[in-house]
RNA sequence: GGAGCCGGCCGGGCGGCCGCGGCGGGCCUCGGCCCGUCGAGGAAAGUCCGGACUCCGCAGGGCAGGGUGCUGGGUAACGCCCAGGCGGGGCGACCCGCGGAAAGUGCCACAGAGAGCAGACCGCCCGCUGCCCCCCGAUACGGCUCGCCGCCGGGGGGUGAGGGCAAGGGUGAAACGGUGAGGUAAGAGCUCACCAGCGCGCCGGGCGACCGGCGCGGCUCGGCAAACCCCACCCGGAGCAAGGCCAAGCAGGGAGCGUUCGAGGGCGGCCCGCCCGAGCUCCCGGGUCGGCCGCACCGAGCGUCGCGGCAACGCGGCGCCCAGAGAGAUGGCCGCCCCCGCUCCGGCGGGACAGAAUCCGGCUUACAGGCCGGCUCCUCAC
Numbered sequence: 001g002g003a004g005c006c007g008g009c010c011g012g013g014c015g016g017c018c019g020c021g022g023c024g025g026g027c028c029u030c031g032g033c034c035c036g037u038c039g040a041g042g043a044a045a046g047u048c049c050g051g052a053c054u055c056c057g058c059a060g061g062g063c064a065g066g067g068u069g070c071u072g073g074g075u076a077a078c079g080c081c082c083a084g085g086c087g088g089g090g091c092g093a094c095c096c097g098c099g100g101a102a103a104g105u106g107c108c109a110c111a112g113a114g115a116g117c118a119g120a121c122c123g124c125c126c127g128c129u130g131c132c133c134c135c136c137g138a139u140a141c142g143g144c145u146c147g148c149c150g151c152c153g154g155g156g157g158g159u160g161a162g163g164g165c166a167a168g169g170g171u172g173a174a175a176c177g178g179u180g181a182g183g184u185a186a187g188a189g190c191u192c193a194c195c196a197g198c199g200c201g202c203c204g205g206g207c208g209a210c211c212g213g214c215g216c217g218g219c220u221c222g223g224c225a226a227a228c229c230c231c232a233c234c235c236g237g238a239g240c241a242a243g244g245c246c247a248a249g250c251a252g253g254g255a256g257c258g259u260u261c262g263a264g265g266g267c268g269g270c271c272c273g274c275c276c277g278a279g280c281u282c283c284c285g286g287g288u289c290g291g292c293c294g295c296a297c298c299g300a301g302c303g304u305c306g307c308g309g310c311a312a313c314g315c316g317g318c319g320c321c322c323a324g325a326g327a328g329a330u331g332g333c334c335g336c337c338c339c340c341g342c343u344c345c346g347g348c349g350g351g352a353c354a355g356a357a358u359c360c361g362g363c364u365u366a367c368a369g370g371c372c373g374g375c376u377c378c379u380c381a382c
Stems, first nucleotide, its partner, number of pairs: 001378010012337007020039008041353001045364002048362005053239004065235005070084005085098005099230002104228002106224003121169002123165004130159008141150004177195006196220001198217008243293004252284006264276004301320008338351005
């Protein structure tokens, strides 16, 4: 210098003007105004997982159903996180995956002979029989054109049917170990040596997953559980429109007063007066409209320091209070700076994804551009 891997972080800054919402204080002509303070995110998103909280249900156990799935740890809990183990990929930094397939059932497309107590298409080998061809021998028998043919014996080849084999070819994602030797008619773990794999036993290390070593065995035994299933562990249901409190009006129940012996209402507050006049008032329970709480300041809280731990995380000290509704606020403009693109060097254009609604811990997804740290490989120079 080039190419990468991993982790953490930011995601516009400053100033001016205008504007919005919550809370506190002040003024006020109750319309509002002023001051102070606070006011989106790393994902507030998807609503996938786990919890807090609330109501309902619940003696205990089991079945059904759902979820999780190497080991150890963290946590309120988790399908999350950390550390480790094994397997796979990469030269490497590093990344990805994870119970059980010799408990049983089932499936394995296409191709292929055969896809699971496998199979024989080509191929290799064997002997018998039938047929055909060639060669050699014998000449007892038959034929005749008299040295050949048939018959007989032996050998070789071809073809058909039968049997053996699984080494080689071929199909496939996958075909019942690999190399060598022996063996055989040909072959084959058929036998043997070594290697790989599996199982069992013993020893050693580790909390454990697992690792290392030795011996023995049969020679050898696919894949799929996001197929049923088996094993272990976990799980009651609904969700802030949860749930609770207050409570107009109407209807219901009760009591009292009243109907020319006039309750009550109107005429601006009171009295007189005038008019209307059969209902009016109170209590009770449930509860609609509506209002309030839950709910926004006390928390699995945030920052910082110290200690323990490889780490996730835990413990302790100090400091801080930090959005919140009306499903509706949290914004806009200008100037300077920053970054990117274009440029006729005067300028011009652009700066992501997105947005709380009960709260919290995760996962996943989206994201212009940029910063920091650690590490790997290649190349060059000293």
This is a predicted structure of a 382-nucleotide RNA (Bacterial RNase P class A) from an Actinomycetota bacterium. A source record names the gene rnpB.